[in-house]
RNA sequence: GUGGCCGUAGCUCACUGGUAGAGCGCCAGGUUGUGGUCCUGGAGGCGCCGGUUCGACUCCGGCCGGUCACCCCA
Numbered sequence: 001g002u003g004g005c006c007g008u009a010g011c012u013c014a015c016u017g018g019u020a021g022a023g024c025g026c027c028a029g030g031u032u033g034u035g036g037u038c039c040u041g042g043a044g045g046c047g048c049c050g051g052u053u054c055g056a057c058u059c060c061g062g063c064c065g066g067u068c069a070c071c072c073c074a
C1' cells in the first nucleotide's frame, strides 16, 4: 500500500430499517446484629462526518482506530 473482519453501557456480548437489551459491575432502598447472598428500583451506550429514507446502530460514501492476510522497500 491492497483486501477481509470488527468498533454498541465500566467489562463481555446481543439487537442488522420502526422506542437499544442481557450477564457481571456501579448507586439507592429492603432483608441481616455487620458484611455477603437474596429481593426491588435507578444511573449509564450504537467510533466520527456526510448521504439515502417518512424514519438509520442497521443501507451507501468518506475518515479514524483495532485485528488478520497478502504485496513492495529497507
Stems, first nucleotide, its partner, number of pairs: 001070007010024004018054001026042005047063005

The RNA shown here (transfer RNA) has 74 nucleotides and comes from Spirilliplanes yamanashiensis. Model confidence (mean pLDDT): 80 of 100. The RNAcentral record of the sequence draws on ENA.